[in-house]
Parts: sequence; structure tokens; C1' cells
RNA sequence: AACUCAUCCAGAGGGUGGAGGGAGACGGCCCAAUGAAACCCGGCAACCAUUAGGGAUCCGUCCCUAAAACGGUGCCAACUCCGCCAGAAGUUUAUUCUGGAAGAUGAGGA
Repeated sequence: AACUCAUCCAGAGGGUGGAGGGAGACGGCCCAAUGAAACCCGGCAACCAUUAGGGAUCCGUCCCUAAAACGGUGCCAACUCCGCCAGAAGUUUAUUCUGGAAGAUGAGGA
């Protein structure tokens, strides 16, 4: 790297900086000189880790609930901004819903 599991309609501003940005290709639609990226500080959240209680167990461990936010990550416009494939509803246009694919993050994995 492949692969496995979980989550993805909530949440979160100041400084420096000075023109781009929304993962990537394409197409849309947006954000941005009322200040983009990046960096620093701050914050959000609670996946891991921690603490307390309960349960299961093949005694290896696993599951549930709650707390806290020192530590390891992550995140801080728009559903993962939208699209693709299959199905359903529908006024068969519009639009909406379900599943899948793809992606992101975490924890495993080697």
C1' cells in the first nucleotide's frame, strides 16, 4: 500500500499574510480586496487514549452508559457544496428518497 470496522444534514474566530480557494480530472455552482492559500494563536468535537459504573466472556478480551478535555489525531462556508451507478415516489419536467460507488477522518492491519 492492499484490506477490515465505525462515522460523515451538528459544532468551531483573532492575528500575520497578500491572490487564490472549495481533495484530484472534467462539468456545474459557489467562496474570496468587506482579504483566498499558508503560518501562528484560539476554538470545536469526542475517534483513540484516560476515569467511573454496568454487562458478556472461550479469561485473550469485548460491549454499553456516563464524565473530563492534560495527551495522540482530526476539524473550524455551503449534506462529503453538487454530479456518477441502480432502484423508488412524482406533475415522468422539476424535485425528493433509498442503496451502491468514489472520497474524507479515526481505529485496526502489516

SAM riboswitch aptamer (S box leader) from a Bacillota bacterium, 110 nucleotides, folded computationally. Its Rfam family is "SAM riboswitch aptamer (S box leader)". Gene Ontology term of the family: regulation of gene expression. The sequence was found by an Rfam model in a public genome assembly. Lineage of the source: Bacteria > Bacillati > Bacillota. The prediction has a mean pLDDT of 82.